[in-house]
């Protein structure tokens, strides 16, 4: 002095996933109430859509920024992987440029347009800042 591993604290980021009270406990990111706050399904009327079946796949619906289109390959069909892009979304105040990075996953289970009242669900997991112009803010000195 470098590297790697583990703990603890801070400051932050994607995201609705946070704050507080009180108890019982523990060895502390634990449980059990309760209260905000955010976030999400259902849910009249008008409005809109509208023959009718479908029980397996030619449904059909939902949270997400995660859609769509081409090509190739597989495969009996639907599906599925691979590659090139795409709607769409990220980055520590916000605007623009630009460069980069994502473009997944999972749930209802035959059911749901929208929707006062009403109902009823979730508050997780994961990470660690790209520049360059203009604004704004704040903070030290005076």
């Nucleotide at each position: 002095a470098a590297u790697c591993a583990g703990g603890a604290g801070a400051c932050g980021c994607c995201g609705a996933a946070u704050c507080c009270c009180c108890g019982c406990g523990u060895c502390c990111u634990g449980c059990g109430g309760g209260g905000a706050a955010c976030g999400g399904g259902g849910g009249a009327a008008c409005c809109g859509a509208g023959a009718u079946c479908g029980u397996u796949g030619c449904g059909g619906g939902g949270c997400g920024g995660a859609u769509c289109u081409c090509g190739c390959g597989g495969c009996a069909c639907u599906u599925c992987g691979c590659g090139a892009g795409u709607a769409g979304g990220g980055g520590a105040c916000u605007c623009u440029c630009g460069a980069c990075c994502c473009g997944a996953g999972c749930c209802c289970g035959a059911c749901a347009g929208c929707u006062a009242a009403c109902c009823u669900c979730g508050u997780a997991g994961g990470c660690g800042a790209c520049g360059a112009g203009a604004g704004a803010g704040c903070a030290a000195c005076c």